[in-house]
RNA sequence: GCCAUCCCCGGGGGGCCGCUGGCGCGGCUGAGAGUCGGCGAGCACGCCGAGACCCGUCGAACCUGAACCCGUUAACACGGGCGGAGGGAGUGGGCGGUCCUGAACG
Numbered sequence: 001g002c003c004a005u006c007c008c009c010g011g012g013g014g015g016c017c018g019c020u021g022g023c024g025c026g027g028c029u030g031a032g033a034g035u036c037g038g039c040g041a042g043c044a045c046g047c048c049g050a051g052a053c054c055c056g057u058c059g060a061a062c063c064u065g066a067a068c069c070c071g072u073u074a075a076c077a078c079g080g081g082c083g084g085a086g087g088g089a090g091u092g093g094g095c096g097g098u099c100c101u102g103a104a105c106g
Stems, first nucleotide, its partner, number of pairs: 001098003006094003009056004015028005035050006062087003068081004
């Protein structure tokens, strides 16, 4: 100087379908789809915290474009385009590994 795992700090997403008077239950895709706790609502919703998962400038995790285009699906998701578009959270530290160089000693 470079680089995993792990630790610290931080960012992000919660869809579609069926049933139900309500609490909720079941199915699908995906790394992850509300798992746990709390608050608020009133009609299966919103917010906060934790956990899991993914991502952190070597940045396509994720957001905008987008009620977009193609493929696919029961539907969403998912894959591709868009994208040499625009945004977006660490120039981090420690353990460890590896490479180079210098000094001292022999």
A computed fold for a 106-nucleotide RNA from Novosphingobium sp., annotated as TPP riboswitch aptamer (THI element). The prediction has a mean pLDDT of 75. The sequence was found by an Rfam model in a public genome assembly. Rfam family: TPP riboswitch aptamer (THI element). Rfam's curators write: Vitamin B(1) in its active form thiamin pyrophosphate (TPP) is an essential coenzyme that is synthesised by coupling of pyrimidine and thiazole moieties in bacteria. The source organism's lineage runs through Bacteria, Pseudomonadota, Sphingomonadales, Sphingomonadaceae and Novosphingobium.